Annotation: The RNA shown here (Glycine riboswitch aptamer) has 99 nucleotides and comes from an Alphaproteobacteria bacterium. Rfam family: Glycine riboswitch aptamer. Rfam links the family to the GO term glycine biosynthetic process. The model forms 91% of the base pairs in the Rfam consensus.
[in-house]
RNA sequence: AUGAUCCCCAUGGGAGAGAGCGUUUUCGCCGAGGCGAGGACGCCGCCGAAGGAGCAACCGCCCCGGAAACUCUCAGGCACAAAGGACCGUGGGGGGAUG
Numbered sequence: 001a002u003g004a005u006c007c008c009c010a011u012g013g014g015a016g017a018g019a020g021c022g023u024u025u026u027c028g029c030c031g032a033g034g035c036g037a038g039g040a041c042g043c044c045g046c047c048g049a050a051g052g053a054g055c056a057a058c059c060g061c062c063c064c065g066g067a068a069a070c071u072c073u074c075a076g077g078c079a080c081a082a083a084g085g086a087c088c089g090u091g092g093g094g095g096g097a098u099g
Stems, first nucleotide, its partner, number of pairs: 006094008018044001020043011045078003051074001052072003058066003
């Protein structure tokens, strides 16, 4: 002096899948037993990009270990919105491989 992998913060982008059925409750409407919206529970169906788990290409210091956006759906999620969101971009900070 160049400043990588990586970590943290901020910010922008960021998908998928039932407005399903039943019970219950709150609110509203009204033609008075119906409708609409929200919450909870149960059942079935569905999604994968928090997390988790499994296999494995591959990698390593090769005993053993690290390993995916693949797979499974325990968790999470399934009208719009909100929240969450792997990953990507930008800025700042840490750090110090390499030249």